RNA sequence: CAGAACUGUUUAGCGCCGGACCGCAAAGUCUUUGCGGUGACGAGGUUAAGAAGUUAUCGAAGUUUUCGGCGGAUGCUUCUUCGGCAAAUCCUUGUCGUGAGGAUGCAUACAAACAAACAAAAAUGCAUCUGAUGGGUUUU
Numbered sequence: 001c002a003g004a005a006c007u008g009u010u011u012a013g014c015g016c017c018g019g020a021c022c023g024c025a026a027a028g029u030c031u032u033u034g035c036g037g038u039g040a041c042g043a044g045g046u047u048a049a050g051a052a053g054u055u056a057u058c059g060a061a062g063u064u065u066u067c068g069g070c071g072g073a074u075g076c077u078u079c080u081u082c083g084g085c086a087a088a089u090c091c092u093u094g095u096c097g098u099g100a101g102g103a104u105g106c107a108u109a110c111a112a113a114c115a116a117a118c119a120a121a122a123a124u125g126c127a128u129c130u131g132a133u134g135g136g137u138u139u140u
Stems, first nucleotide, its partner, number of pairs: 014071004019067001020038008041059003048081007082097005088137004101130007
């Protein structure tokens, strides 16, 4: 250096950086070079399949850089296919995505940033309200 095996941890606020800033050393005279450092604190989220687009949720800290740049990402939007639901059934339309219609209200939990303490969104539960544009078929 390469390969293999075993064990443990980690999984997108994730990774990298030549901008910018800081430290040390050297040279040179207010700049240069070399080495190193800072460059997001956790919570949450993996798409039915494919394609395209896009500044991809929530708070904490802080107001000095969690600045700036590049890449990526479980988000969102649109289209197509498939699937669920909406008064029997088919097409269509609408709406969602396998816990598969929408809206509102109430209840309720847990972090880390060296110890301690402290979130919100979400998830979950309950309740209320509300949803077929058009056509065909069958029965009454």